[in-house]
RNA sequence: GCUUCAAUGGCUCAGUUGGCUAGAGCGCAGGUCUCAUAAUCCUGAGGUCGCAAGUUCGAGCCUUGCUUGGAGCA
Numbered sequence: 001g002c003u004u005c006a007a008u009g010g011c012u013c014a015g016u017u018g019g020c021u022a023g024a025g026c027g028c029a030g031g032u033c034u035c036a037u038a039a040u041c042c043u044g045a046g047g048u049c050g051c052a053a054g055u056u057c058g059a060g061c062c063u064u065g066c067u068u069g070g071a072g073c074a
Base pairs, nucleotide, nucleotide: 001073002072003071004070005069006068007067010026011025012024013023019057028044029043030042031041050066051065052064053063054062
């Protein structure tokens, strides 16, 4: 330099053929329970989906560029 894959709460991931309000597990906070701690159960906070632009009535999803990381080729 070329090809290709990935980027979604703190972490690991899902999100179907584009359709209203973006979800789960773990973690975190509060409560329940206990003499106390853990576990259980209940409730809650936390992301505008790497950045920018485009297409569309409508984009996490499609297109383009860029950034970062992984793999391969030279």
Predicted 3D model of a 74-nucleotide RNA (transfer RNA) from Serpula lacrymans var. lacrymans S7.9. Its mean pLDDT, the model's own confidence on a scale to 100, is 81. RNAcentral records the identical sequence in 2 taxa. The sequence is in RNAcentral, with records from GtRNAdb. Taxonomically the source falls in Serpula lacrymans var. lacrymans (Eukaryota, Dikarya, Serpulaceae, Serpula lacrymans). Its Rfam family is "tRNA". Rfam classes the family as a transfer RNA. Rfam links the family to the GO term triplet codon-amino acid adaptor activity.